A computed fold for an 86-nucleotide RNA from an uncultured Acidimicrobiales bacterium, annotated as transfer RNA. Rfam family: tRNA. Gene Ontology term of the family: triplet codon-amino acid adaptor activity.

RNA sequence: GCCCGAGUGGCGGAAUGGCAGACGCGGAGGCCUCAAAAGCCUCUACUCGAAAGGGUGUGUGGGUUCGAGUCCCACCUCGGGCACCA
Numbered sequence: 001g002c003c004c005g006a007g008u009g010g011c012g013g014a015a016u017g018g019c020a021g022a023c024g025c026g027g028a029g030g031c032c033u034c035a036a037a038a039g040c041c042u043c044u045a046c047u048c049g050a051a052a053g054g055g056u057g058u059g060u061g062g063g064u065u066c067g068a069g070u071c072c073c074a075c076c077u078c079g080g081g082c083a084c085c086a
Base pairs, nucleotide, nucleotide: 001082002081003080004079005078006077007076010025011024012023018066026044027043028042029041030040031039045056046055047054048053059075060074061073062072063071
């Protein structure tokens, strides 16, 4: 240099054009208990908000589409293969 694959919360991962993060781990709060363990309930991307709720977010920047994590283009990072190795 060429080809292939991957990139999503704190972690593993799901969704493969139609409510992003299902489910699990980890974390926080609560219930129960004399206290704990176990169990159960709620919450847990960022941001605005007292709350209800709103906005943004799938490596980065564009594009297609009513609608993109998913399709197209360029780039970045990581992994694998090939080539070069004067």
Annotation: The coordinates come from a structure-prediction model, not an experiment, and the mean pLDDT is 81.